This is a predicted structure of a 77-nucleotide RNA (c-di-GMP-I riboswitch aptamer) from Nitrospiraceae bacterium UBA6905.
It was read from a public genome assembly, where an Rfam model found it.
RNA sequence: UCCGGACAAAGCCAAACCUUCUGGAAGGAGGGGGCGGAAAGCGGCGGAUCUUAGUAUGAGAUGGCCGAGCUGCCGAA
Repeated sequence: UCCGGACAAAGCCAAACCUUCUGGAAGGAGGGGGCGGAAAGCGGCGGAUCUUAGUAUGAGAUGGCCGAGCUGCCGAA
């Protein structure tokens, strides 16, 4: 340094559900909550799935679905 990811240490994120706001919808944002996560960090690039009021070879959503890309904490067998 790479693989690997520990009943290690220090921190981090936050599913369902409740609630407020927002959007036509899928969804998004804040608060509570905590199922989980070693990239559950970042960006919709490819696939997949979802929505489409209103132009469907269009527009939009999901990065906590998969792949690839970029970046990154700790540190044992």